[in-house]
Molecule: FMN riboswitch aptamer (RFN element)
Organism: Pontimonas sp.
This record gives sequence, structure tokens and C1' cells, in this order.
RNA sequence: UAACGUGCUCCGGGGUCAGUGAAAAUCUGAGCCGGCGGUUAAAGUCCGCGACCCGACUGCAGCGAAAGCUGUUGGCGGUUGACGAGGUGAAAUUCCUUGACCGACGGUUAAAGUCCGGAUGGUAGGAGGCGUAA
Repeated sequence: UAACGUGCUCCGGGGUCAGUGAAAAUCUGAGCCGGCGGUUAAAGUCCGCGACCCGACUGCAGCGAAAGCUGUUGGCGGUUGACGAGGUGAAAUUCCUUGACCGACGGUUAAAGUCCGGAUGGUAGGAGGCGUAA
């Protein structure tokens, strides 16, 4: 130094004001925000991944005479939003110009990307440590 391994450590999601109203940070108007890896060149909208949700299986715990039920662990499977035009260039749905579009679940005096909550959580992944043989 790169490779492989790892019951190890750390990091790992952003964003609001006004109006109406009995009531809205949810409606209306105008704003604002954009996880991770990849890509001839930088991406919310390309290709994938993750969070959320669903399913069977699985280990554990509780209950039950049993069938089974409830909670939970783990990997697996499924579901899961949105972009065009012009310009530059060797190369860009990634840059520049312009006009668009999208945003889990539960909660709430009234409908939520932006408020509260699960979450001081989990995870894609990033950095490092350690080990192995070279």
C1' cells in the first nucleotide's frame, strides 16, 4: 500500500411566515428543505440502496389443556414519489439559464415534506481501530 476479515469505536436528514377562521405551523398565498453509493462531470426527479409500511419464515419471551394468540429478534421477499427545454463541453436527465414536479407512518379543535411523536431509535453508508496472509 491495496485485499480479506471483524461480538471493536466514532460519525451518520434538512426546512415558515402571513391571511381567513371558533379552531389551521395542516386550508389559501408567498417562502423554505433535499440521506447514502454509483455515473466520462458535481443529481431530491437517471441507476440502485436506506428510512416507513406489508408478508411468510425464524429464534426468544409471555399466555393457553390444545389449536393457537400476543410481543419481540434476525435475515429474506414485496410495496414505495417526482423533469422537460435551451446553453457549454470530448463527456453532464448531474454544471449554467429557464420553466416544472415530488415528498412514509401515527397524532392534531381543521386536511402536514416543513409542527408533535415512535426516534437520546434504526439504517444505507462514511471514517478509523484491530487481526490475517502477501